[in-house]
Context: one part of a larger RNA
RNA sequence: GAACGAACGCUGGCGGCGUGGAUAAGACAUGCAAGUCGAACGAGAACUACGAAUAGCUUGCUUUGAUCUUCCUAGUGGCGGACGGGUGAGUAACACGUGAGCAACCUGCCCUAAAGUGGGGGAUAGCCCGGGGAAACUCGGAUUAAUACCGCAUGUGAUCGUAAGAUUAAAGGUGGCCUUCGGCUGUCGCUUUGGGAUGGGCUCGCGGCCUAUCAGCUUGUUGGUGAGGUAAAGGCUCACCAAGGCGACGACGGGUAGCUGGUCUGAGAGGACGAUCAGUCACACUGGAACUGAGACACGGUCCAGACACCUACGGGUGGCAGCAGUCGAGAAUCAUUCACAAUGGGGAAAGUCUGAUGGUGCGACGCCGCGUGGAGGAUGAAGGCCCUAGGGUCGUAAACUCCUGUCAUCAGGGAGUAAGACUUAGUAGUUAAUAGCUUGUAAGUUUGAUAGUACCUGAAGAGGAAGGGACGGCUAACUUCGUGCCAGCAGCCGCGGUAAUACGAAGGUCCCAAGCGUUGUUC
Numbered sequence: 001g002a003a004c005g006a007a008c009g010c011u012g013g014c015g016g017c018g019u020g021g022a023u024a025a026g027a028c029a030u031g032c033a034a035g036u037c038g039a040a041c042g043a044g045a046a047c048u049a050c051g052a053a054u055a056g057c058u059u060g061c062u063u064u065g066a067u068c069u070u071c072c073u074a075g076u077g078g079c080g081g082a083c084g085g086g087u088g089a090g091u092a093a094c095a096c097g098u099g100a101g102c103a104a105c106c107u108g109c110c111c112u113a114a115a116g117u118g119g120g121g122g123a124u125a126g127c128c129c130g131g132g133g134a135a136a137c138u139c140g141g142a143u144u145a146a147u148a149c150c151g152c153a154u155g156u157g158a159u160c161g162u163a164a165g166a167u168u169a170a171a172g173g174u175g176g177c178c179u180u181c182g183g184c185u186g187u188c189g190c191u192u193u194g195g196g197a198u199g200g201g202c203u204c205g206c207g208g209c210c211u212a213u214c215a216g217c218u219u220g221u222u223g224g225u226g227a228g229g230u231a232a233a234g235g236c237u238c239a240c241c242a243a244g245g246c247g248a249c250g251a252c253g254g255g256u257a258g259c260u261g262g263u264c265u266g267a268g269a270g271g272a273c274g275a276u277c278a279g280u281c282a283c284a285c286u287g288g289a290a291c292u293g294a295g296a297c298a299c300g301g302u303c304c305a306g307a308c309a310c311c312u313a314c315g316g317g318u319g320g321c322a323g324c325a326g327u328c329g330a331g332a333a334u335c336a337u338u339c340a341c342a343a344u345g346g347g348g349a350a351a352g353u354c355u356g357a358u359g360g361u362g363c364g365a366c367g368c369c370g371c372g373u374g375g376a377g378g379a380u381g382a383a384g385g386c387c388c389u390a391g392g393g394u395c396g397u398a399a400a401c402u403c404c405u406g407u408c409a410u411c412a413g414g415g416a417g418u419a420a421g422a423c424u425u426a427g428u429a430g431u432u433a434a435u436a437g438c439u440u441g442u443a444a445g446u447u448u449g450a451u452a453g454u455a456c457c458u459g460a461a462g463a464g465g466a467a468g469g470g471a472c473g474g475c476u477a478a479c480u481u482c483g484u485g486c487c488a489g490c491a492g493c494c495g496c497g498g499u500a501a502u503a504c505g506a507a508g509g510u511c512c513c514a515a516g517c518g519u520u521g522u523u524c
Base pairs, nucleotide, nucleotide: 001524002523003522004521006520007519008518009517010516013371014370015369016368017367018366019364020363026328027327028326030325031324032323035079036078037077040076041075043073044072046070053064055062056061057060086283087282088281096207097206098205099204100203101202102201105200106199110196111195112194113193114192115191116190117189118152120150121149128141129140130139131138132137157168158167159166160165172188173187174186175185176184177183178182209255210254211253216246217245218244221243222242223241224240225239226238227237228236258280259279260278261277262273263272264271265270285306286305287304288303289302308319309318310317311316336361338360339359340358344357345355346354347353374404375403376402377401384395385394386393387392408465410460411459412458413457414456421447422446423445424444425443426442429439430438431437468513469512470511471510472509473494474493475492479508480507481506482505483504489496490495
């Protein structure tokens, strides 16, 4: 000199863009953060309409109510809760980076190709009845559905096998038409298989911390045979056999640490760091385990143990903010218990719905950048302060005063872009027997904005509302007076202060930077 996720002191007008728990991976009150589908299913409730029927009579109303339509939900079922979001504890490791390999592998949804989707069955939740418990919840009986579950058939295929042969699947929903009650057809599905894409798994070469006041380490250890296990190779695991394997090119041990793209500095070479953003890994109160599933050994799932906290009728239960806000604590120190799904993205066939992802606003000079705090004229060089050789000098065109301007802030009026889509109607092309339906694309109309009455534009008034901090002995730009008297104090280094201190304190003046200026800490 530069830099910072900074802090502290004094001061503080506006805007844009960023950024903000670095310490206790400490403990957490409260609310929200993952749901959705009625076009898989039964049931229940509600509303409207139609009104077969029923009863009452006031003869056109009321009651009951088969049926149809719409909507809502606790439950069964499907898909998603393995993404998105957080943190950096652990980890010196194929964890990461980079380059290869897998003839040793998996991959839901998606794309593409081929084939199929036949015929049956038994349950169960819910509902109802009953019991136990303070609660959490739980038990028994009866009954019911499915795209839930299980046999049978078929076998294009797939698997095993030299072959013969053996084994092996499925589910329907919702529209339209002719209706002969059996067909045809659209669409969303379902099953088997091949290929692709995407995402992952595994192996290897090389690379990146300190320590020898750590020199020897190792028995599933190193290799082989066989078996088990896995999606898959493998001591991954096991039985047997052999005695190997690593190490001064640093094994083993100890300390520290997530890694990278990058960031800071520097002319570079290097050095230090790894906030925000992006990729990746690990973790989810602590330790362990598996289940489900294409995918987890699963942050807002399950089980066990532990610590902690809460409820309890003392028998027993419940919980996990390193999600977003917020609280306490520790700390020099780090924000709102905000708005919206309008956009982008995600889950879900679509509409719609959910989304503390995300988009916004708020708070903080925390940082960078921009703007302003007025401009021109104005000498009786006013008053006043300070200095003085008492003549004067200086603050100083500075002020007053005159003439202007109107950025920002203030007030008034107008007022966006962010919106692409979606729905309705008409009509085109494809599919089709079809003018249904579905897909494509055209025209008209309607409609969707949190930010926000914000940005921006126009107008009004008036210099009105807006400057401080540090320094002045040398390094280092900037000097005098007074007070103090080795005292009080200053200080980054050298060093000042003991009676004329440009070095302490105050005042005047000057210098530097400026909505900041200094100090401290850290890095180069």
Small-subunit ribosomal RNA, 5' domain from Digenea simplex, 524 nucleotides, folded computationally. It matches the Rfam family "Bacterial small subunit ribosomal RNA". Rfam links the family to the GO terms ribosome and structural constituent of ribosome. Taxonomically the source falls in Digenea (Eukaryota, Florideophyceae, Rhodomelaceae, Polysiphonioideae). Model confidence (mean pLDDT): 81 of 100. RNAcentral holds the full RNA, with entries from SILVA.